[in-house]
Context: one part of a larger RNA
RNA sequence: UGACGAGGGCCUGCACAAGCGGUGGAGCAUGUGGUUUAAUUCGAUACAACGCGCAAAACCUUACCAGGGCUUGACAUGCCGCGAAUCCUCUUGGAAGAGAUGGGUGCCUUCGGGAAUUCAGACACAGGUGGUGCAUGGCUGUCAUCAGCUCGUGCCAUAAGGUGUUGGGUUAAGUCCCGUAACGAGUGCAACCCUCGUGUUUAGUUGCCAUCGUUGAGUUUGGAACCCUGAACAGACUGGCGGCGAUAAGCCGGAGGAAUGUGAGGAUGACGUCAAGUCAUCAUGCCCCUUAUGCCCUGGGCGACACAUGUGCUACAAUGGCCGGGAAAAAGGGCCGCGAUCCCACGAGGGUGAGCUUACCCUAAAAACCCGUCCUCAGUUCGGAUUGCAAGCUGCAAUUCGCCUGCAUGAAGCCAGAAUCGCUAAUAAUUGCCGGUCAUCCAUACGGCGGUGAAUUUGUUCCCGAGCCUUGUACA
Numbered sequence: 001u002g003a004c005g006a007g008g009g010c011c012u013g014c015a016c017a018a019g020c021g022g023u024g025g026a027g028c029a030u031g032u033g034g035u036u037u038a039a040u041u042c043g044a045u046a047c048a049a050c051g052c053g054c055a056a057a058a059c060c061u062u063a064c065c066a067g068g069g070c071u072u073g074a075c076a077u078g079c080c081g082c083g084a085a086u087c088c089u090c091u092u093g094g095a096a097g098a099g100a101u102g103g104g105u106g107c108c109u110u111c112g113g114g115a116a117u118u119c120a121g122a123c124a125c126a127g128g129u130g131g132u133g134c135a136u137g138g139c140u141g142u143c144a145u146c147a148g149c150u151c152g153u154g155c156c157a158u159a160a161g162g163u164g165u166u167g168g169g170u171u172a173a174g175u176c177c178c179g180u181a182a183c184g185a186g187u188g189c190a191a192c193c194c195u196c197g198u199g200u201u202u203a204g205u206u207g208c209c210a211u212c213g214u215u216g217a218g219u220u221u222g223g224a225a226c227c228c229u230g231a232a233c234a235g236a237c238u239g240g241c242g243g244c245g246a247u248a249a250g251c252c253g254g255a256g257g258a259a260u261g262u263g264a265g266g267a268u269g270a271c272g273u274c275a276a277g278u279c280a281u282c283a284u285g286c287c288c289c290u291u292a293u294g295c296c297c298u299g300g301g302c303g304a305c306a307c308a309u310g311u312g313c314u315a316c317a318a319u320g321g322c323c324g325g326g327a328a329a330a331a332g333g334g335c336c337g338c339g340a341u342c343c344c345a346c347g348a349g350g351g352u353g354a355g356c357u358u359a360c361c362c363u364a365a366a367a368a369c370c371c372g373u374c375c376u377c378a379g380u381u382c383g384g385a386u387u388g389c390a391a392g393c394u395g396c397a398a399u400u401c402g403c404c405u406g407c408a409u410g411a412a413g414c415c416a417g418a419a420u421c422g423c424u425a426a427u428a429a430u431u432g433c434c435g436g437u438c439a440u441c442c443a444u445a446c447g448g449c450g451g452u453g454a455a456u457u458u459g460u461u462c463c464c465g466a467g468c469c470u471u472g473u474a475c476a
Stems, first nucleotide, its partner, number of pairs: 001476002003473003007470004012465002015460002019423005026314008034305002042053002064300007073125001077124002079121001081119001083117001087102001089100004107114002127289002130287003136283002138278003141274001143272001148187006154163003167178003193266004198234007208223003241253004303442001320375002323372004332363003337356002342351003382413001387408004392403002429452007
């Protein structure tokens, strides 16, 4: 100087407390461990692995296994030779591939040939999701959006080092003020960026308003006030008032205001820590394989199942369930697409194919909610697992192993032990909608969007984490 302490002081955080709702019990979905297997490819493992890499495992993906094949190779460059290439037909095969047959030439040209491409040959080489993340780059997690981490000169100390950065206040903040052997500076903080919240100006189509008209979609005429959309600006700064404070920094209160003391959210992550994670995104040193640890294909596996566990979904009901009617969103996506209307079907869906390269058309029905009927506390008109039959869609293909529909079946479950998690306001809770990936889809996931909309905390004794000062130490 650090590190550590069941030392001390100060301070802070959904850390506790106060509340609300969960997990842990049930069924299912999904990930992991374990076991099994020919293979169940590989990685991730306290917080910071476990709905993670995977924003889509039937084939492909795919890296794994079995079997069938290839060896200059699926891919690149170089050399040589025949033929332009593409193409048609047949045999064999599970496919990859192997064999045979037929016809037939194009482009440029200095007529020698060349370009492009197939096949054959020899060799340099290709290839490797093989190993090492403890050889690495790059990227990322974490402490932590915590307030710290340092430097120059000066001064102090024999030196390691200290000072500055400590102290008194204050702040979300090493934020700012005052003091001070320190004076300054850098990087973090804050601000600058984006979205939301208010207004002004400008621009009005496909949007808005009025009018005409219609069962309705639509359409005519007019307007630029409103809504909305896009752009440019304004606005908030402790600026003004009172009190407290050291006349400071600042704190408290009220005013005005759409908004107040960081307005709300996002992006933004200092020096470093964990030999943290990744050689399987990519790149790369070294090592290893080279008729195989490379490459192609068919089928299987990644989907197994005494069990254990993480994350979720659905429930156990009356603040509810079924049925009928009614109301009001936002943000997205659409030409290999979204698909209206009409007809058929109980339905999934099928036929037809208007409109839309989109503020115009479509997806599209919002759901919780409101009104009315039934159910009346039951394992039930709760709950929906499981299973049977029949049907539909995607796709070469749905058995291993897809989704969806109808009928039937109707399991556990009556609020959950020890323990444990999230959340401070448009938040929790609850409720639907959309997107990416995508032929289809195992999505209850992930990422967004709106609707309805609480309770509690005016504290820091305690648990946990962090920061600063101080103290002890046989630790470095």